This is a predicted structure of a 266-nucleotide RNA (Bacterial large signal recognition particle RNA) from a Candidatus Dormiibacterota bacterium. Model confidence (mean pLDDT): 75 of 100. It was read from a public genome assembly, where an Rfam model found it. Rfam family: Bacterial large signal recognition particle RNA. The family's RNA type in Rfam is non-coding RNA gene.
RNA sequence: UCGCGCUAGACGGGGCGAUAGCGGUGCCCUGUACCCGAAAUCCGCUCCAGCGGGGUCGAAUUCCCCACCGAGGGGGCGCGCCGUCGGGUCCGCUCCGUACGCCUCGGCGUUGACGACCGGGUCCCGCGCAGCUCGGGCCCGUGAACCCCGUCAGGUCCGGAAGGAAGCAGCGGUAAACGGUCUCCCGGGGGUGCCGCGGAACAACCUGGUCCGAGCCGGGAGUGCGGGUGAGCGCCGGCGAGGUGCCAACGACGUGGGGUGCGCGA
Numbered sequence: 001u002c003g004c005g006c007u008a009g010a011c012g013g014g015g016c017g018a019u020a021g022c023g024g025u026g027c028c029c030u031g032u033a034c035c036c037g038a039a040a041u042c043c044g045c046u047c048c049a050g051c052g053g054g055g056u057c058g059a060a061u062u063c064c065c066c067a068c069c070g071a072g073g074g075g076g077c078g079c080g081c082c083g084u085c086g087g088g089u090c091c092g093c094u095c096c097g098u099a100c101g102c103c104u105c106g107g108c109g110u111u112g113a114c115g116a117c118c119g120g121g122u123c124c125c126g127c128g129c130a131g132c133u134c135g136g137g138c139c140c141g142u143g144a145a146c147c148c149c150g151u152c153a154g155g156u157c158c159g160g161a162a163g164g165a166a167g168c169a170g171c172g173g174u175a176a177a178c179g180g181u182c183u184c185c186c187g188g189g190g191g192u193g194c195c196g197c198g199g200a201a202c203a204a205c206c207u208g209g210u211c212c213g214a215g216c217c218g219g220g221a222g223u224g225c226g227g228g229u230g231a232g233c234g235c236c237g238g239c240g241a242g243g244u245g246c247c248a249a250c251g252a253c254g255u256g257g258g259g260u261g262c263g264c265g266a
Stems, first nucleotide, its partner, number of pairs: 001266006009057003012030005020046005034054004063259006072250001075247005082240006090234001091232001094228007103220006115211008124199005129193002132189006139180004148173004156165003
């Protein structure tokens, strides 16, 4: 070096999930790779980590190790977009209140602003006066068939007569009552009053006077502060989906390099 027979080993691996952990069943990746049995309310094992039975190849294209490549899944960090829920510290919008004076517009003001003092009024109480209104009186008119008055024609009655008596109508008057007058008198009342007197009150407003001597008022804009609102979805926070960048670990397939036993015979 060659031939024959063996043995180790191989006949797929990986990610996720699950598990105390490992392997399998499950899902996925890789890509071709013996068969049978059980396995999610799981199955089998224990760090040399599947179990039981059968088959094939067999020391190399096929086994083992290292490096590279890197499918793929899961993880972490960041960024921006979208959706959704919440907050009301900040921003913004809008509204309200307040303060300020550098701004602006208008008005009032040396025929006197603001301020100070004195007085009056508005409000309240009492009294008076006036007025209005109501009632009564006074006054005027009407006003009783008889049971009111006066006068009583006619008629009636008494009387011898003189004379006397009652009395209807009429006329005149009056009572109650009704109407008028409203000048006057008395009494009462009030959502009466350019009225008078006194008191109370005197905060505010109006107004007169005196002093002082230049401001005062209103609108707008601005700034600050306080409050409201959360439609802007700005800002902050939670959750979700998908996008993108980076990081570390795992890692199939593949590429390259290295390593690998026993016996017999030539």